[in-house]
RNA sequence: CAUCAAGAGGGGUGGAGGGACUGGCCCGACGAAGCCCCGGCAACCCCCCCGGACCUAGGUCUGGGGAAGGUGCCAACUCCAGCAGGUGUAAGCAGAGCCUGGAAGAUG
Numbered sequence: 001c002a003u004c005a006a007g008a009g010g011g012g013u014g015g016a017g018g019g020a021c022u023g024g025c026c027c028g029a030c031g032a033a034g035c036c037c038c039g040g041c042a043a044c045c046c047c048c049c050c051g052g053a054c055c056u057a058g059g060u061c062u063g064g065g066g067a068a069g070g071u072g073c074c075a076a077c078u079c080c081a082g083c084a085g086g087u088g089u090a091a092g093c094a095g096a097g098c099c100u101g102g103a104a105g106a107u108g
Stems, first nucleotide, its partner, number of pairs: 001108004009038005017027003021082004039074003044070002047066009078104001083101005
């Protein structure tokens, strides 16, 4: 800096935890984490193909397609909220809901 509402799980081993943190709420002996094997998703890097734009003429950017390789990912929207603002009311306060932005986190 970009993305985070989509997508994609079986086996073996292991034996009680896991979902980042906090609070919730969930998942888990019908077997958690970790490790191994195989499979899949996706398209960040990358590779190839087709087009477009630009410039100093082999590069840069960009649209579409692909997926061999490098990461990543394969319960729940990043599981939800956390901070701030807005928004039902005659009006005030509090709470819930909804919307927007942020913080934190994850991946590249």

Record summary
RNAcentral holds the sequence, with entries from MGnify. The RNA shown here (SAM riboswitch aptamer (S box leader)) has 108 nucleotides and comes from a soil metagenome. Rfam family: SAM riboswitch aptamer (S box leader). Its family is annotated with regulation of gene expression in the Gene Ontology.